This is a predicted structure of an 81-nucleotide RNA (c-di-GMP-I riboswitch aptamer) from Marinobacter sp. 1-4A.
The model forms 95% of the base pairs in the Rfam consensus.
Lineage of the source: Bacteria > Pseudomonadati > Pseudomonadota > Marinobacteraceae > Marinobacter.

[in-house]
RNA sequence: CCGGCCAAAAGCCAAACCACCUGUGAAGGUGGGACGGAAAGCCAAGGAUCUCAAAGUUAAUGAGACAGCCUGGUUGCAAAG
Repeated sequence: CCGGCCAAAAGCCAAACCACCUGUGAAGGUGGGACGGAAAGCCAAGGAUCUCAAAGUUAAUGAGACAGCCUGGUUGCAAAG
């Protein structure tokens, strides 16, 4: 330094649902609440899914949502024996 046994400790985040608020909407925010998470920190670059406005099968556009759907980028805690 790498790997295994395999963790452990200090902490962290917060699904569904409920209340209030914002938005045409998908959805988001605050508070409560914990299903879970080792990046469930951040990023909308690619895809998937969803929304809105047009369009019209000789068509497939534009704008948006979503990071707890996946890929990718980037940052971070611990690691004794």